Predicted 3D model of a 76-nucleotide RNA (transfer RNA) from a Trueperaceae bacterium. It matches the Rfam family "tRNA". By type it is a transfer RNA. The sequence was found in a public genome assembly. Model confidence (mean pLDDT): 82 of 100. NCBI's taxonomy places the organism under Bacteria, Deinococcota, Deinococci, Trueperales, Trueperaceae.
RNA sequence: GGGGGUAUAGCUCAGUUGGUAGAGCGGUCGUCUCCAAAACGACAGGCCAUGGGUUCAAGUCCUAUUGCCCCCGCCA
Numbered sequence: 001g002g003g004g005g006u007a008u009a010g011c012u013c014a015g016u017u018g019g020u021a022g023a024g025c026g027g028u029c030g031u032c033u034c035c036a037a038a039a040c041g042a043c044a045g046g047c048c049a050u051g052g053g054u055u056c057a058a059g060u061c062c063u064a065u066u067g068c069c070c071c072c073g074c075c076a
Stems, first nucleotide, its partner, number of pairs: 001072007010025004019056001027043005049065005
């Protein structure tokens, strides 16, 4: 330099045909317990990487950029 993949909650990941953003873990609180853990229940937690475009409507489609991962090539 060229190509491909990926970016969604603190972490790991789902998200169906474009039509009201979810789970597990973690956190907080409660129940239980002499206390704690475990278990059970509830709650909080989101600019869906950033900009632009298409559309009545975009996490989802198109485009550019950025971060990360992989492959190929070049120099030494």